[in-house]
Small-subunit ribosomal RNA, 5' domain from an uncultured prokaryote, 506 nucleotides, folded computationally. Its mean pLDDT, the model's own confidence on a scale to 100, is 81.
Context: one part of a larger RNA
């Protein structure tokens, strides 16, 4: 010179786009952030509807009735989701990350594509219901009942698994026969459809394992008994000391092992001509994490941010017996701090979950609101106007300077303020943004400039005022009575809605 998630200080007109807790992963009051399915199921506590009775305003009110009423649904049984999406970086220097391979060592729920099936049965259970425990928070016990809930029987070449053969290979696999024993699944809808079950292939997603690469320190030099390798058994979806017995004694290390600090990784970003150096905010991709630790459960997938159990701190409610809780989702709140925003609007639009769908939910997103926090773009007027006015400042007392600069004159109307108007994003319908962008017409120079600097480096100088004092400083260094260097004040120079100054990078 450039940068910045920047923060002060003085100022401050608009718009577009972007971005906004870098620090206590500190503790949170409140609201909302994951449900959805009545075309899987009894069932009916709402609303609504239909009949019916009564009143009388002749269409309303009250009232009982009804669940085939092919409206609708709270509670529940069941399915599918809740492992997506969203935060946030604490741990992790390698069980993580880049790039490039391997998986004959495995998996894969919705979703394509092919094959073949859906025969027979049954025995509970929630809601409910009667009694009952308790402050509550969740409970017992007896009875009844439904499924796409469970469970049993047949059947099933291809699946699994015993044996043999052929081919193959480093190991491993691959095809044929065979033997055994497991193993599923029927209902919905007004028809079509949608679902189930076996099995093979696709696609997508994950796991597993290899290679190089990825901070600092040796004032960290030896470390390590599942350790290092066999066998056997176990274990998983899979290969493995993954895990157990048991044998052998290996195995990493100055090409830095094991320790200690320090840090998520990267595509990128800032700078530099480049090599490099310094950096991981926004967006994207991968990892870890969800008050602190551990564990499994259920599922195609979790050891699961708004699920389950233990345990510890903390908060809060108790009737003292026992309970409830987790914002590093969106806002907000105290706190800490230089220092960072609203407890908004919408599913209109792009995507997600459920559903035949209609459609519901969605603080992901779409916008709106604050912040000059950036970075673009634009304004604050033009053009004439000398007696070169007033004032000021400064003077050699003549004058200079501010200075066409005002004032005057003539003119725009970007901008602003008012009025109608009014989009596009939507595809047959449906727009939160919004009566917003935009147009039109009136008004009227009308609403709209500052900072910092002026010894040299480094553009830009004189008077007062202090008098080594008060003060300036980024280096040189100014100030002790004529201070272009300190404070005003005229003048100037540089930047401009921003100047500076302070942090940190190159």
């Nucleotide at each position: 010179g450039a940068g910045u998630g920047a923060a002060c200080g003085c100022u401050g007109g608009c718009g577009g786009c972007g971005u906004g807790c870098u620090u206590a992963a500190c503790a949170c009051a409140u609201g909302c952030a994951a449900g959805u399915c009545g075309a899987a199921c009894g069932a009916g506590a709402a609303c609504g509807g239909a009949a019916c009775u009564a009143g009388u305003u002749u269409a309303c009110u009250a009232g009982u009735u009804u669940g085939u009423c092919a409206g609708c649904u709270a509670a529940g049984u069941g399915g599918c989701g809740g492992a997506c999406g969203g935060g946030u970086g604490a741990g992790u220097a390698a069980u993580g990350u880049a790039u490039a391979g391997u998986u004959a060592a495995u998996u894969u729920g919705c979703c394509c594509c092919u094959u073949a099936g859906a025969g027979a049965g049954g025995g509970a259970u929630a809601a409910c219901u009667a009694c009952u425990g308790g402050a509550a928070a969740c409970g017992g016990u007896a009875g009844c009942u439904a499924a796409u809930a469970c469970c049993u029987c047949a059947u099933a070449c291809u699946c699994c698994u015993u044996u043999u053969c052929u081919c193959u290979u480093a190991a491993u696999g691959a095809g044929a026969a065979u033997u055994g024993g497991g193993a599923a699944a029927u209902g919905u809808u007004u028809u079509u459809u949608c679902g189930c079950u076996a099995a093979g292939g696709g696609a997508u997603g994950a796991g597993a394992c290899u290679a190089u690469a990825u901070g600092g320190u040796a004032u960290c030099a030896g470390g390590u008994a599942g350790u290092u390798g066999g066998u056997a058994g176990g274990g998983u979806a899979a290969g493995a000391g993954c895990c157990u017995a048991c044998c052998a004694a290996g195995c990493c290390u100055a090409u830095g092992a094991c320790g200690c600090c320090u840090a998520g990784c990267u595509g990128g970003u800032c700078u530099g001509a480049g090599a490099g150096g310094a950096u991981g905010a926004u967006c994207a991709g991968c990892c870890a994490c969800a008050c602190u630790g551990g564990a499994a459960c259920u599922g195609a997938g979790a050891c699961a941010c708004g699920g389950u159990c233990c345990a510890g701190a903390c908060u809060c409610c108790u009737a003292c017996g026992g309970g409830a809780g987790g914002c590093a989702g969106c806002a907000g709140u105290g706190g800490g701090g230089a220092a960072u925003a609203u407890u908004g609007c919408a599913c209109a639009a792009u995507g997600g979950a459920g559903g035949a769908a209609a459609c519901u939910c969605u603080g992901a997103u779409g916008c709106a609101g604050c912040a000059a926090c950036g970075c673009c773009g634009c304004g604050u007027g033009g053009a004439g106007g000398a007696u070169g006015a007033c004032g000021c400042a400064u003077u050699u007392c003549g004058g200079u300077g501010u200075g066409u600069a005002a004032a005057c004159u003539c003119c725009u109307u970007u901008u602003a303020u008012a009025u109608a108007g009014g989009a596009a994003g939507a595809u047959a319908a449906u727009g939160a943004c919004g009566g917003u962008a935009c147009u039109a017409u009136a008004u009227g120079a009308a609403u709209a400039a500052g900072c910092a600097c002026c010894g040299g480096c480094u553009a830009a100088c004189u008077c007062c005022g202090u008098g080594c004092c008060a003060g300036c400083a980024g280096c040189c260094g100014c100030g002790g009575u004529a201070a272009u260097a300190c404070g005003g004040a005229g003048g100037g120079u540089g930047c401009a809605a921003g100047c500076g100054u302070u942090a940190c990078u190159c």